[in-house]
RNA sequence: GCCAUCUUAGCUUAGUGGUAGAGCAGUCGCUUCGUAAGCGAAAGGUCGGGAGUUCAAUCCUCCCAGUUGGCU
Numbered sequence: 001g002c003c004a005u006c007u008u009a010g011c012u013u014a015g016u017g018g019u020a021g022a023g024c025a026g027u028c029g030c031u032u033c034g035u036a037a038g039c040g041a042a043a044g045g046u047c048g049g050g051a052g053u054u055c056a057a058u059c060c061u062c063c064c065a066g067u068u069g070g071c072u
Base pairs, nucleotide, nucleotide: 001071002070003069004068006066007065010024011023012022013021018055027041028040029039030038048064049063050062051061052060
């Protein structure tokens, strides 16, 4: 330098056009003499950045940044 993959909650990730879910972690409550475990609840996301297409974009197109792998 070229090609491809990936970027969504603190972490691991689902979601292939119609207002984004889960597990773990954290918080609160119940239970216990107390702790852990268990159970319940609430919270936590401008979906990497920008532009375009569309009535409507996490999803489609382009550019940029980063990540991983391959080629040279």
Predicted 3D model of a 72-nucleotide RNA (transfer RNA) from Oxytricha trifallax. RNAcentral records the identical sequence in 2 taxa. Its Rfam family is "tRNA". By type it is a transfer RNA. The sequence is in RNAcentral, with records from Rfam.